Predicted 3D model of a 172-nucleotide RNA (Lysine riboswitch aptamer) from Lachnospiraceae bacterium OF09-33XD. Its mean pLDDT, the model's own confidence on a scale to 100, is 80.

[in-house]
């Protein structure tokens, strides 16, 4: 100089890119729960199981009536804020919650494994839910690389990735 390895910096995908707070709205709701009348007539309740507490003939649990009456995860909108593996979900250890010990769960951390990114449709899960989320299949769309090819499009890959550069480190 060229071309490659490690390194740093800065940047694109989209106006439904990701993710967090606030504030407003709706819906959760003819609901949970309280209170009282009646009918019932021995069990309920504390995430499930065992144990323990409680509460119960001064009436449990359920039925029907009356009055009373919510909030939480999640959505919408509107702004701000951090970003661009942004982020999410699995798996496996740790702590911490809710009486105890155990199992589910929820949260926070480490570590591993997948996924480019948003849409639709069909199933599982979770949710009051036809709202979202989360997975799996599928399917067009999208951006970004590497092959073919005049081109137009084709075909495959994965974000540890592509682009842009270098105060500079190595190899050839």
């Nucleotide at each position: 100089g060229c071309a490659g390895u490690a390194g740093g910096u800065a940047g694109a995908g989209g106006u439904c890119g990701c993710g967090u707070g606030u504030u407003u709205c709706a819906a959760g709701a003819u609901u949970a729960g309280g209170c009282g009348g009646u009918c019932g007539g021995a069990u309920g309740u504390g995430u499930c199981a065992g144990g323990c507490a409680c509460a119960g003939a001064c009436g449990a649990a359920g039925g029907c009536c009356g009055c009373u009456g919510a909030a939480a995860g999640g959505g919408g909108a509107a702004g701000a804020c951090g970003c661009c593996g942004a982020a999410a979900g699995g798996g496996u250890c740790a702590g911490a919650g809710g009486c105890c010990u155990g199992g589910a769960u929820u949260c926070u951390g480490a570590u591993u494994c997948u996924u480019g990114g948003g849409c639709a449709u069909g199933g599982g899960c979770u949710g009051a839910a036809g709202a979202a989320g989360u997975u799996c299949a599928u399917g067009a769309c999208u951006g970004u690389c590497a092959u073919c090819g005049a081109a137009a499009g084709a075909u495959g890959g994965a974000g540890a990735g592509c682009u842009a550069u270098c105060u500079g480190a190595u190899u050839g």
Annotation
The RNAcentral record of the sequence draws on Rfam. NCBI's taxonomy places the organism under Bacteria, Bacillota, Clostridia, Lachnospirales, Lachnospiraceae.